RNA sequence: UGGGAUAUGGUGCAACGGCAGCACACCUGACUCUGGAUCAGGCAAUCUAGGUUCGAAUCCUAGUAUCCCAGCCA
Numbered sequence: 001u002g003g004g005a006u007a008u009g010g011u012g013c014a015a016c017g018g019c020a021g022c023a024c025a026c027c028u029g030a031c032u033c034u035g036g037a038u039c040a041g042g043c044a045a046u047c048u049a050g051g052u053u054c055g056a057a058u059c060c061u062a063g064u065a066u067c068c069c070a071g072c073c074a
Base pairs, nucleotide, nucleotide: 001070002069003068004067005066006065007064010024011023012022013021018054026042027041028040029039030038047063048062049061050060051059
């Protein structure tokens, strides 16, 4: 420098262009002598900026970060 992949709660992953969900974690309560386990409830996210669309996590453009491959210089 070129090509490709990835980016979603605290963590790991889902989501055909049509309500952003699951598990764990965390918080509150129930249960318990206490803790754990169990049960009930709750908190919390689409990498950034534009565009297309009635409607974008999803499509398009540019950028940022990480990873992989190739190349160049030393």

RNAcentral holds the sequence, with entries from ENA. The RNA shown here (transfer RNA) has 74 nucleotides and comes from a Synergistaceae bacterium. Rfam family: tRNA. From the family's description: Transfer RNA (tRNA) molecules are approximately 80 nucleotides in length. Rfam classes the family as a transfer RNA. Taxonomically the source falls in Synergistaceae (Bacteria, Synergistota, Synergistia, Synergistales). Its mean pLDDT, the model's own confidence on a scale to 100, is 81.